[in-house]
Molecule: transfer RNA
Organism: Candidatus Staskawiczbacteria bacterium
RNA sequence: GGGCACGUAGCUCAGCUGGUUAGAGCGCACCAUUCACAUUGGUGAGGUCUGUGGUUCGAGUCCACACGCGCCCA
Numbered sequence: 001g002g003g004c005a006c007g008u009a010g011c012u013c014a015g016c017u018g019g020u021u022a023g024a025g026c027g028c029a030c031c032a033u034u035c036a037c038a039u040u041g042g043u044g045a046g047g048u049c050u051g052u053g054g055u056u057c058g059a060g061u062c063c064a065c066a067c068g069c070g071c072c073c074a
Base pairs, nucleotide, nucleotide: 001073002072003071004070006068007067010026011025012024013023019057028044029043030042031041032040050066051065052064053063054062
């Protein structure tokens, strides 16, 4: 330099053919249980969905560019 894939919560990820509330597990905080800890149960916080622009009545989802990361080729 060329090609391909990916970017969603602190971490790992889901999110269907674009549609009316953005979710799960782990982690975190609090409560219950215990003499205490662990386990278990309950409640809660935490997201500009990488950025900008575009398409659309409507974008996490489609398109373009940029940035980041990974793999392959040279």